[in-house]
């Protein structure tokens, strides 16, 4: 890097660095941001996908390990239900992330 399966309106920030753009990617938008973002480090946290351990018919607690993740639903829309048109709210698909097995 691929495939398959799951999940996702919940949660959890402080310090050192660094210094100019960040929020995948295109595009439209709307937000963060020199009162220092994003990105690294660390330290603490959150959540339970795998492992553990302890209950226990379906589960449930715990949180040592292995990811993981700590602004905004996955910031939103985009493509289908959708109709004569436009908005709105809901569903779905796509793409994307994650963790699991497997190559």
């Nucleotide at each position: 890097g691929a495939u398959u399966u799951a999940u996702a309106a919940a949660g959890a920030a402080g310090a050192g660095g660094u210094g100019a753009g960040a929020g995948a990617a295109c595009a439209g938008g709307c937000u963060c941001u020199a009162a220092g973002a994003c990105c690294c480090u660390c330290u603490g946290g959150c959540a339970a996908c795998c492992u553990u351990c302890g209950a226990u018919g379906g589960u449930c607690g715990a949180a040592a390990g292995g990811u993981g993740c700590c602004a905004a639903u996955a910031c939103c829309u985009g493509c289908c239900c959708u109709g004569a048109c436009u908005a709105a709210c809901g569903g779905g698909a796509a793409c994307g992330a994650u963790a699991a097995a497997u190559u």